Molecule: Fluoride riboswitch aptamer (crcB RNA motif)
Organism: Proteiniborus ethanoligenes
RNA sequence: UCAAACAAUGGUGAUGGAGUUCACCAGAAUCGCAAAUUGCUAAUGACUCCUACAGGUUU
Numbered sequence: 001u002c003a004a005a006c007a008a009u010g011g012u013g014a015u016g017g018a019g020u021u022c023a024c025c026a027g028a029a030u031c032g033c034a035a036a037u038u039g040c041u042a043a044u045g046a047c048u049c050c051u052a053c054a055g056g057u058u059u
Base pairs, nucleotide, nucleotide: 009026010025011024012023013022016050017049018048019047020046021045032040033039034038
């Protein structure tokens, strides 16, 4: 000096926030689909809650 491993920290997982958990990344992880200048699904990686949006019912 280079490479690898471990630990810690941080980041990422198609639209918001929080908790838990999982996976991945170390300048990468990541950046939905289609008939593609247009149309469609979805607020999660997974679970739960709140908010936003859509539909129905009641007051």